Predicted 3D model of a 71-nucleotide RNA (transfer RNA) from Terrimonas sp.
It matches the Rfam family "tRNA". Rfam's curators write: Transfer RNA (tRNA) molecules are approximately 80 nucleotides in length. The family's RNA type in Rfam is transfer RNA.
The prediction has a mean pLDDT of 84.
The sequence is in RNAcentral, with records from ENA.
Taxonomically the source falls in Terrimonas (Bacteria, Pseudomonadati, Chitinophagia, Chitinophagaceae).
[in-house]
């Protein structure tokens, strides 16, 4: 320098054009003499900036971080 992959909640992962889900963690409640476990509930996210579309995690462009390949 070129090419490819990857970036989603505190952590690890889904969602392949139809309004973002699961596990653990966190908070509150319930249970218990008490703690844990169990049960119920709540809060918290699409790397960033644009574009296409009625509608974008998803498609397109640019850009940033990480990993790999080639030179």
């Nucleotide at each position: 320098u070129g090419c490819g992959g990857u970036u989603u909640a505190g952590a690890g992962u889904a969602a392949a054009g139809g309004u973002a889900a699961c596990u653990c963690a966190a908070u509150g409640g319930u249970c218990u003499c008490a703690u844990a476990a169990g049960c119920c509930a709540u809060a918290g996210c699409u790397g960033c900036a644009g574009g296409u579309u009625c509608g974008a995690c998803u498609c397109c462009u640019g850009u940033a971080g990480c990993c790999g390949c080639a030179a």